[in-house]
Parts: sequence; C1' cells; structure tokens
RNA sequence: AGAGUUCGCCAGGCAGUCGCCGCUACCUUCGGGUAGGGGAGGAAAGUCCGGGCUCCAUAGGGCAGAGUGCCAGGUAAUUCCUGGGGGGCGUGAGCCUACGGAAAGUGCAGCAGAGAGUAGACCGCCUAAGCAGCCUUCGGGUUGCCGGUAAGGGUGAAAGGGUGCGGUAAGAGCGCACCGCGUGGGUGGCAACAUUCCACGGCAUGGUAAACCCCACCUGGAGCAAGACCAAAUAGGGAUCCAAUAGGCGUGGCCCACGCUGGAUCCGGGUAGGUCGCUUGAGGCCUGUGGUGACGCAGGCCCUAGAUGAAUGACUGUCCACGACAAAACCCGGCUUACCGGCGAACUCUAACU
RNA sequence: GGCGCCAUAGCUCAGUGGCAGAGCGGGGGACUCAUAAGCCCUAGGUCGUUGGUUCAAAUCCAACUGGCGCCACCA
Repeated sequence: AGAGUUCGCCAGGCAGUCGCCGCUACCUUCGGGUAGGGGAGGAAAGUCCGGGCUCCAUAGGGCAGAGUGCCAGGUAAUUCCUGGGGGGCGUGAGCCUACGGAAAGUGCAGCAGAGAGUAGACCGCCUAAGCAGCCUUCGGGUUGCCGGUAAGGGUGAAAGGGUGCGGUAAGAGCGCACCGCGUGGGUGGCAACAUUCCACGGCAUGGUAAACCCCACCUGGAGCAAGACCAAAUAGGGAUCCAAUAGGCGUGGCCCACGCUGGAUCCGGGUAGGUCGCUUGAGGCCUGUGGUGACGCAGGCCCUAGAUGAAUGACUGUCCACGACAAAACCCGGCUUACCGGCGAACUCUAACU
Repeated sequence: GGCGCCAUAGCUCAGUGGCAGAGCGGGGGACUCAUAAGCCCUAGGUCGUUGGUUCAAAUCCAACUGGCGCCACCA
C1' cells in the first nucleotide's frame, strides 16, 4: 500500500419563527392563559421464541398432542447468549453447523438396472470336480450341460470396507501387512469427547427420523380489544339446535377432580362516554470486584414519550459528506428481516522497503 | 394493536414425497344453408419468492412477499 475478519458507536449538524402531545408551578370569567422543562428506533417492523402482568381454580392428576435435541454454564425465562467438543469451509484472522437414536420395530427408495437390503450372475472371467458329444500322436484338446466367481465392465443418488502381496481353475477377508471400522479396558476431561496406549473381532452395522417411531427434557388456556371501576340507554325480546342431572357450562382435544346450574348459534334492541391498567423498569450510566466469558455482587449518580382519530411537524437561513431503512400503542429480554453511508479498536494475509 | 387462515393454467378448484391434473374458458377441425349444443384434436404452469432437508419437494422445514377473516361494552 492492497485485500479481508471480528467487535463497538453514529444515523445530517447549527440558528430562528410558527405549530402539536403530556408534565410541573402560577393565574382564571373554569372556556382557558402564562412560564419552565420533556417528546420515537436500531430496528419502534415481522409477531418467530421467552418472560412479566391480567383473567379463567391456587393452575390440580392422567392420556393424547405440541415443542426442544452434542456437553457444561448464564439468565426471570428461551428455540437466546457464553465457553467447550465433533463435522465442514477458508492460506489465515476467522466463519457455518435442525449435531440424540437406523446393531427396538414399521415404512420409503419412482425411472434405470441381473440385483435396492435375507443382496445380486446381464456382459465378462473359470472348466479343477461331475455328465454328454467330437477329435486324438492316448499325454490330452475342444464344445455343451451342470456349475463356480462380486476381481473387471455396465445401471443408478446409492451395489454390502480400501490398497498391496499371497492364494486359486478363476475368484473372494479365503490368509497376511498397512489404513479404516467396531467392541472392551486403561489414561485425560465435570461432561460432550479425545487417545500417538493395550487387547479382541475379518467386518457383522448402507441411506432416510425437516417419514412414523423410540429415548430424554419440557409444556394448562387466553391475551391490554387482557382486566377493574363509574356513568348512560333499552324490547331482560324472538328463532333453531343440544340436554333433562349418568346432562350442560366454567378459555378451545379426551377422562378424572373442583366449582356453577341450563347452554350454543343466528336475528333483533341499546351505548359507542369517562377513569384506572399506562409507564420507575429483570431501567440506564460510572466505579470497584469475582469469573476465560455470557453474567453476578457492592457502591454512587440519573429519571428519559404515554397518545386514544391517535402528538414529535412545517417554513427560513447556513454548512457539507447532500442524509438510508423506517415511525411507539401494556412492558421487557432475544432472534430474524430492511438499511445511503460514516467513525473507532483489535487482528489476519499478500507485496515492497527499512 | 392482538389472533387465525390462504396463495397451483385466464377463472374455480384437486393433488400431502416419485413425469403437473380436472371443469369452465381459449385456438383449430369436422358437422350444418348458417349458428348453438354435442363430437375430435390442441396450446397454456419459475405450483407467491428465496434458502435448507432428501437420490428426488407443489408436498417436509425456515425466512420473506401479497391477500382475506375474526376480536368493544350492556340487557
């Protein structure tokens, strides 16, 4: 200098004018006015996970169903995060990983192919043994049958360990060496797992569980339009269906338990006003401390939107890098997706120079 | 704001691991004096998009995109 990796931060700035939504104080003719101070995001999004909160019983038991799936830890909790293991990618810094079980069972594998999971003779190879024919120099040769063979070819996504030597009629873990695999033990590690250690086994155990399933763990349902209170209004109505206490309903599969005593759907009627829930919270920042880390503990400081037709905008001036994705609606922790760009830190590779 | 569902030919739908299908509609033919119906033939598909699992995906899984539906209170 170029190319990259990981982590963190920012998301036009400044000034002025006029507006909008809350809060506090004061004034008020109760309509409001004045002053001060506050007013979107890293994703407020998707609603994919988890939790708080609220109601249903204090959330109970069993089955079914759903979810998760290497190990250990963190946390309120998680499918998240951290550290580690196995596998894969990269020269590297690093990155990715739905990663339990197919030697419990069942299923699936179209087409092609001889054979697709109890393997399998289409081509090829072989003729040692058995039978038959022909030739014969009587040693044998040759053809066919019966057979042998998984080395080679071919089919396929996949053909039942690999290489070599021996062996054989030709072959084959048939035997041996090395590699791979499996089982048991030892060693290291909390564990997943590793092993350059020892012994045994010729290999049995192909793929698929984002197919059923098995194993382990875990799981009640609904959601702030939850829910609580005040006020107003009316036709306390009608139809259909279920049920007749061994029933029905109580938040959503079934049985039990507990509670209540008719219920479901449709049509019709009335009100569409207010208050709470609502923002101080597993909150933020700094320092110290324990831990590899996620994070925990202690101390100090700070208060930072709360609407309900729903506020956070418009205009002017100026600067340059000319401004992306996008806007709260009960709250919080994650994940995922969208995004013009800019800044910082640590690290890697290549080339050249010192 | 919350919850649920759907996307396959021009339209309405089937297909739930193994070549993408039906009805209507479109085009052509034959029939008829002519038309319709009926008859014969035929075209038309990135299965909403992207990625993953699998030998193989419309189908299974995930993330996006688009569309639809339901949810106030009182008696």
Predicted 3D model of RNase P RNA and transfer RNA as a complex of 429 nucleotides. Model confidence (mean pLDDT): 81 of 100. Rfam match: Bacterial RNase P class A. By type it is a ribozyme.